[in-house]
Model confidence (mean pLDDT): 82 of 100. Small-subunit ribosomal RNA from an uncultured bacterium, 1490 nucleotides, folded computationally.
């Protein structure tokens, strides 16, 4: 798009087509074929008139039931079961035919006779259909006979035409042989009579013949679905010959002969279907389809037969069988809606048991008329198409409402509503058609015909009568009157149109992708929109897009697909020249392609659908006439394709026989003595019965080193030691011979690796199973010892392989450069050493060109040509079945069901790798100190609770957030309280409270009372008002949340990682993803520099600038220093002046920069080693953290969308709790002790901090601390002892003079408060611990390890955390390996990216499927059995009008028919056997989902 459509909402009209696609099921009832009296004998009913005994009888015809008898019922109407066919369609032939009604003929005819027999009468059967016998009678009914134009047969001359054959037609001769029906009207001319028909005359019939039209037969060419997993089929089969038969050819039938016919160009089977004009869709070729309409063909309940006929093997016609329905008296009958209605059933689905013959159209019929479910109309259903309609201006306060909202608004929306119109349909009322031609009747003319008026018949005109189902409808006209008339789908994207709400992977939607798991433009509702419209969706089916069967128009290297190879049948294709034909081709001409449809152009409905007119289109089609280039065919010719021939060449080519050497392994001897032997490592195993090792001798098989090479031969498959025979094939020359002999190749033959089997040999090594030993969780594997088929021979069989170049054969063209193998020329040479051309093999590289990339590239995958196999998403599956080879294994053909939305291939960028390469880093290795054991301190889990308030979880959580929970903090419980609120704004009313102090109750928190009692301005009548602050009460908005989402989110933040990367612009290169840049060399801490390069620049990061810290110069000297001077005291010293020189503080400069030498490097960067230098190669330390990654952390800092509670999840107090304790784990302190611990006495630091603080001194106290108080707001006083170290003593290896836990006892300090729950001193107590298993951590030099001081938080509490300085090692061979990274390479089936992906079993549930003992249809063969109907033929002891014969007649015979019989054939059944399909099927196999 489309459609005979169903099926969901819906729904005013009209028009025009359509309307059982299922059950070719079953059918009540009705109607669907009759008509003629002008063929017949008649009159049943009914009319009309007569009679009438009222019971009936008669007569008539403009009438007619039923019988005889013609025509017609073979159309028309229905339906598509069957049919793959000469059924259809085209084009043809029929010289091989028929053709009723109908037309023409200056064709012919229509005599004259018979015998019958229905009706009807009578008699009988029989329930009924129905029927049987005797009697009567007509005829356009049946039968003889005459004639015989012409016809037909025979037989004979002749001409034409045709020929595939008998032929076919015309003219003439002779012989034979065949017909008929009447009716009706007029007349009286003939003829008979005497008014009439038996005659004549028109009509209309018969019969006979010729032509026509028209229909049919029947044969043929070409075209007509699938299926090779159907390859053979066929006995009247194929021809021929006599016969029969048909209308008519022919095995159509039958005897006889003969053995043929058909098929791969697809026979024969098996499935499916009516065939076509045409429809549908498509750009076209095509593809699907065959309802309506027209043509043809089949059928008429199911099989089968004939009969009448012009015509049937017959829808509403008959016999038989046969299923089924009915009816019965049981004995028999009757029937076929796939006609029109209608009824049952079946189905998702498909109408009225209507109206008329008015119109077309058929059948009769002289006609008038009758018939006519064909047709015309109406009815029913939106099934379609195609029209009309629902209202039209005007109308802003942008009305209410509704929905959104950022609360301003926005949208629904001119929409409504209002005014003013309008009247299609709708209502009612009125008028009203066309469709009607023609028929009858009268009346005139005019022809025909007659003997003739008349009569018929035929025309033309006039005038009268009458025909409409639809239907009082179409269409007009008035009236009134927006009144009565809008749905449906959709809104994520394809694909036009979006927000709210709700719901939360739920409930649902999806045509594909895919939506829904709490901020859903995808589900549902709603609102707004978008699209079509009385229709709108959905579902089905077809065709398009689909170049996704590809002729037009596609592929085969790796995406599916080249057969393992070769020979060659059939076939397809084919080389140059020259003639001829004319099949292919082109051109013209004619015939046909039916109408309808389509398309143009035009015309009728008011317009469109539709309808009607013309006209063009339309065949692989038929047949003439013509070109002749190219095919083709035939004939000749040529040689360049092919093949020969003659000289030469190289090979693992193939077959068979022979023969050699080295090695393994037996075997025998010798020598010799404990192992061997194997593996990562060992075991089993050999070996004292003498191994292994050697030496010599021998025995037996099976491969042939080295030469050996992208060398060589072969079709492939293979082919490898040497000789020898046989043998196949390539290559060069030479241009000598034939003269296209070519190429390919379905079938088909042959070849064919390993492995396997079948036989009989062989059997040294090796080695499938198998045995053992080992590895391991396990190890039916890998590694080890053995070790059997098999490997090897001959003779067969099997036919596969990643059988590969994943690339079918021949042939011709298209740039080259380099090897290599065989050959031949040339040129030069003592030489065939090079060198140069050629021809043929094999390689690599590469241009044009192809390719989806990759790659292929004269050995194409490039550019044509011919042949041939193959593919057509993935899985099922190379499976089932079936066929076929095969001993077997299996092997060739090769499905479907039913699942999936992908499977794949090339390349790209990442990650990954028990991948490679280079390289880094306390990564590892060298050291040195931990940690894990012990108590004890913090923090996690877990547990425990009323609460044990959250949050953090590998490294990157766990002395984290917390820089410090006794209340507070706090967030948790638990208990007592408040509701505009602890807090913030803001309106309004109202008050002058509150505040602050007493009291009282309470744990408080608050309550209750008492006491005090407001400010500023203005205006003022001087009472008080008004306003404003402040404050308290009530109202309302709101406030408040450490409630919930770090998977809504901002912010900060960890981490890879201070690793060195990460990007961008422009250019190039590629269809693209992207790539280059950023890759190589070199070198660096470093993408750091240098060099080279389709890449040239640039950013973010390194690096440097910042800060400290090492030197040194200057500038300044207070609170800092004090060498030198001065002056004091307690006169070693230590104060004060002086003073700025050092130290030192803090401001500025210098200095380092591979800058300088060598040497190394590539003349570079740069490394290495030196000089000077305080310092040397980024001097050390810090700050500084690219693009990103972890949906990391963190809604509890903060800040935030959204959900959430609002006398609470929110504010307030008091207590408790975050301090709990069987217990795991982390991070840390003190330890275990002599390098130690005690005691004494002495020495030297940095950096910090202080006013609600630091706190000297000097006193008390053992001690913590305390009482007093000086001085400092600090280079000035204070904290403030530095400790470890030095010296001395004591301890002497113990659980100690080590360790200090854990307890009792007293006792200080802060703070309202130290019980739960703080520090700190005393004085007793003195645990565990004696160097910590498997594991793990830090650390590279002023480091690590050790020693001690400060500071923040803080009332008070520090082992933690930041910070400072003393005192100071020991090691680094190196980078295999661990872990982490960085670059480049690589392979991927990974991209949530190796914590990926993913396979098989098994155990469940569901589908579909094979297989099966069997079982039950269907089909169609075969053989034989029975054999209906009929039709043929025969027959005939019955019967029998017509004609013939004898007879006067009765009869009798003949011809002919008939019942009867008999034969052939034959439907249906029956019986058996085999063959194809389907159905269930206990079991059962595998296979797809999940």
């Nucleotide at each position: 798009g489309a459609u005979g459509a169903a099926c969901g909402c819906u729904a005013g009209c009209g028009g025009c087509a359509g309307g059982c696609c299922u059950a070719a099921c079953a059918c009540a009832u009705g109607c669907a074929a009759g008509u003629c009296g002008a063929g017949g004998g008649g009159u049943a009913a009914g009319g009309u008139c007569u009679c009438u005994u009222c019971g009936g009888a008669g007569a008539u015809a403009c009438a007619c039931g039923a019988c005889c008898g013609g025509c017609g019922c073979a159309c028309g109407g229905g339906u598509g079961a069957g049919u793959a066919a000469c059924g259809c369609g085209u084009g043809g032939g029929u010289a091989a035919u028929c053709u009723a009604c109908c037309c023409u003929g200056u064709a012919a005819g229509u005599g004259g006779g018979g015998g019958a027999u229905a009706a009807c009468c009578c008699u009988c059967c029989g329930a009924a259909a129905g029927g049987a016998g005797g009697g009567c009678u007509a005829a356009u009914a049946c039968c003889g006979c005459a004639u015989a134009a012409g016809g037909u047969c025979u037989u004979c001359u002749c001409c034409u035409c045709a020929u595939u054959a008998a032929g076919a037609g015309a003219a003439g001769a002779a012989g034979a042989u065949u017909a008929a029906a009447g009716a009706u009207g007029g007349c009286c001319u003939c003829u008979a009579u005497a008014c009439u028909a038996u005659g004549c005359u028109a009509u209309c019939g018969c019969u006979u013949c010729a032509g026509g039209a028209u229909g049919a037969g029947c044969c043929u060419g070409c075209g007509u679905c699938c299926u090779a997993u159907u390859a053979g089929u066929u006995a009247g089969u194929u021809g021929g010959u006599g016969g029969g038969g048909u209308a008519a050819u022919g095995g159509c039938c039958u005897a006889c002969c003969a053995a043929g016919a058909c098929c791969a160009c697809a026979a024969u089977g098996g499935g499916u279907a009516g065939c076509c004009g045409g429809u549908c869709u498509g750009a076209g070729a095509g593809g699907a389809u065959g309802u309506a309409c027209g043509g043809c063909c089949a059928c008429a309940c199911u099989g089968g037969g004939a009969c009448u006929g012009a015509g049937a093997u017959a829808c509403g016609g008959c016999c038989c069988a046969g299923a089924c329905u009915c009816c019965u008296a049981c004995g028999g009958g009757a029937g076929g809606c796939a006609g029109c209605a209608g009824u049952g059933g079946g189905g998702a689905a498909u109408a009225u048991u209507g109206c008329g013959c008015a119109a077309u159209g058929g059948g009769g019929g002289a006609a008038a008329c009758c018939c006519u479910g064909a047709c015309g109309c109406a009815g029913c259903g939106a099934c379609g198409c195609c029209g009309c309609g629902u209202g039209g201006a005007u109308g802003a306060u942008g009305a209410a409402g509704g929905c959104c909202u950022u609360u301003g608004g926005g949208u629904u929306g001119u929409a409504a509503a209002a005014u003013c119109c309008u009247g299609u349909u709708c209502u009612g009322g009125g008028g009203g058609a066309a469709g009607a031609a023609a028929g009858c009747u009268u009346a005139a003319g005019g022809g025909u015909c007659c003997a003739a008026u008349a009569a018929a018949c035929c025309u033309u005109u006039a005038a009268g009568c009458u025909u409409g189902a639809c239907g009082g409808u179409a269409c007009c006209c008035c009236a009134a009157g927006a009144g009565a008339a809008a749905g449906c789908u959709c809104c994520g994207g394809c694909u036009a149109a979006u927000u709210a709400u709700g719901u939360g992977c739920c409930a649902g939607c999806a045509g594909c992708c895919g939506c829904g798991g709490u901020a859903a433009u995808a589900c549902a509702u709603a609102a707004g929109g978008a699209g079509c419209a009385a229709g709108c969706g959905u579902u089905a089916u077809c065709c398009g897009g689909a170049a996704u069967u590809a002729u037009u128009g596609g592929g085969c290297g790796u995406a599916a697909a080249g057969a393992g190879c070769u020979c060659g049948u059939a076939g397809g294709c084919g080389g140059u020249c020259u003639u001829a034909a004319a099949a292919g081709u082109c051109a013209g001409g004619u015939g046909u392609g039916a109408a309808a449809u389509u398309a143009u152009c035009a015309g009728g409905c008011u317009u469109a659908a539709c309808c009607u007119g013309a006209u063009a289109a339309g065949g692989u089609c038929a047949u003439c006439u013509g070109a002749a280039a190219c095919u083709u065919u035939a004939a000749g010719a040529c040689u360049u394709g092919a093949g020969g021939a003659u000289a030469g060449a190289a090979g693992a080519g193939g077959a068979a026989a022979g023969u050699g050497g080295a090695a393994u392994u037996c075997c025998c001897g010798g020598u010799g003595u404990a192992g061997c032997g194997g593996u990562g490592a060992a075991a089993u195993g050999c070996g004292u019965a003498g191994a292994u090792a050697u030496c010599g001798g021998g025995a037996g098989g099976a491969a042939c080193a080295c030469c050996a090479g992208u060398g060589g031969c072969g079709a492939a498959g293979g082919c490898g030691g040497c000789u020898u025979u046989c043998u196949g094939g390539u290559c060069u020359a030479u241009c000598u011979c034939u003269g296209a002999c070519g190429c390919u190749g379905a079938g088909g033959a042959g070849c064919g690796a390993a492995a396997g089997c079948u036989a009989g040999g062989g059997g040294a090594g090796c080695a499938a199973a198998c045995g053992g030993g080992a590895u391991u969780a396990g190890a039916u594997a890998c590694c080890c010892c053995g070790g059997u088929a098999g490997u090897c021979c001959u003779a067969g069989c099997u036919g596969u392989a990643a059988a590969c170049g994943a690339u079918g054969g021949a042939u011709a063209c298209u740039a080259g450069g380099u090897g290599u193998g065989g050959g031949a020329g040339g040129u030069a040479u003592c030489g065939a050493c090079c060198c140069c051309u050629u021809c043929u093999g094999u390689g690599c590289c590469g241009u044009a060109g192809c390719u989806a990339a990759c790659g292929c590239a004269u050995u194409a995958a490039g550019u044509a040509u011919c042949c041939c196999g193959c593919c057509u998403g993935g899985g099922g599956a190379g499976u089932a079945c079936g066929g076929u080879c095969g001993c077997a294994a299996g092997g060739c053909u090769g499905a479907a069901a039913c699942u999936c939305a992908a499977a794949g291939g090339a390349a790209u960028u990442g990650a990954c790798g028990g991948g490679g390469g280079c390289c880094c880093g306390c990564a590892c290795a060298a050291g040195c100190g931990g940690u894990g054991g012990a108590g004890c301190a913090u923090g996690u889990g877990g547990u425990u609770u009323a609460a044990u308030u959250c949050g953090a979880c590998g490294c990157a959580a766990c002395g984290c957030g917390a820089a410090g929970a006794a209340c507070c903090u706090u967030a948790c419980c638990g208990g007592g309280a408040c509701u505009u609120g602890a807090c913030a704004u803001u309106a309004u009313c109202u008050u002058g409270c509150c505040c602050g102090u007493c009291u009282a109750a309470g744990a408080a928190a608050u309550u209750a009372g008492a006491u005090c009692u407001u400010c500023u301005u203005c205006c003022u009548u001087a009472c008080g008002g008004a306003a404003g602050a402040c404050a308290g009460g009530a109202u309302a908005a709101c406030a408040g949340g450490u409630g919930g989402u770090g998977c809504a989110u901002g912010g900060u933040u960890g981490u890879c990682g201070u690793c060195a990367g990460c990007u961008c612009g422009u250019g190039u290169c590629g269809u693209g993803a992207g790539a280059u840049g950023u890759u190589g060399g070199g070198u660096u801490a470093a993408g750091u520099c240098c060099c080279a390069c389709a890449a040239c620049g640039a950013g973010c990061g390194c690096a440097a600038c910042c800060c400290u810290u090492a030197u040194g110069c200057u500038u300044a000297g207070u609170u800092g220093c004090u060498a030198a001077c001065u002056u004091g005291u307690u006169u070693u010293a230590c104060a004060a002046g002086u003073g700025c020189a050092c130290u030192c503080u803090a401001g500025g400069c210098a200095g380092a920069c591979u800058g300088c030498c060598g040497c190394a490097g590539a003349u570079a960067a740069u490394g290495c080693g030196g000089a000077g230098g305080a310092a040397g190669g980024u001097g050390g330390g810090g700050a500084u953290g690219a693009c990103g990654u972890c949906a990391a952390a963190u809604c509890a800092u903060c800040a935030u969308g959204c959900c959430c509670c609002u006398u609470a999840c929110g504010u307030c107090c008091c207590g408790g709790g975050c301090u709990a304790c069987a217990c795991a784990c982390g991070u840390g302190c003190u330890a275990c002790a002599a390098u130690g611990g005690c005691c004494u006495g002495u020495a030297c630091a940095g950096a910090g901090g202080g006013u609600a603080g630091c706190g000297a001194a000097a006193g008390a106290g053992c001690g913590a601390u305390c009482u007093u108080a000086a001085g400092c707001c600090a280079a000035u006083c204070c904290c403030a002892a530095a400790a470890a170290g030095c010296a001395g003593g004591c301890c002497c290896c113990a659980g100690u003079u080590c360790g200090g836990a854990u307890u009792g006892g007293a006792g200080g300090c802060u703070g309202c408060a130290a019980c739960u729950c703080g520090c700190c001193u005393c004085c007793a107590u003195g645990a565990a611990g004696u160097a910590g298993g498997a594991a793990u951590c830090g650390c590279u030099a002023g480091u690590a390890a050790u020693c001690g001081c400060g500071g923040a938080u803080c009332a008070g509490c520090a082992u933690g955390c930041c910070g400072c300085g003393g005192u100071g090692a020991a090691u680094a061979c190196g980078u295999u390996c661990c872990c982490g990274g960085g670059c480049c390479u690589u392979g991927u089936a990974c991209a949530c990216a190796c914590c990926g992906c993913c396979c098989g079993u098994c155990a469940c549930a569901c589908c579909a499927c094979g297989a099966a003992a069997g079982u039950u249809g269907g089909c169609g063969a075969u053989a034989c059995c029975u054999g209906a109907a009929g039709u043929u033929a025969c027959u005939a002891g019955g019967c029998u009008a017509a004609c013939c014969c004898c007879g006067u007649a009765a009869g009798g015979g003949g011809a002919g028919g008939c019942a009867g019989g008999u034969a052939c054939c034959g439907a249906a059944g029956g019986u058996a056997u085999g063959g194809c399909u389907g159905g269930c099927g206990a079991u059962u196999g595998g296979g797809g989902u999940g």
Record summary:
The sequence is in RNAcentral, with records from ENA and SILVA.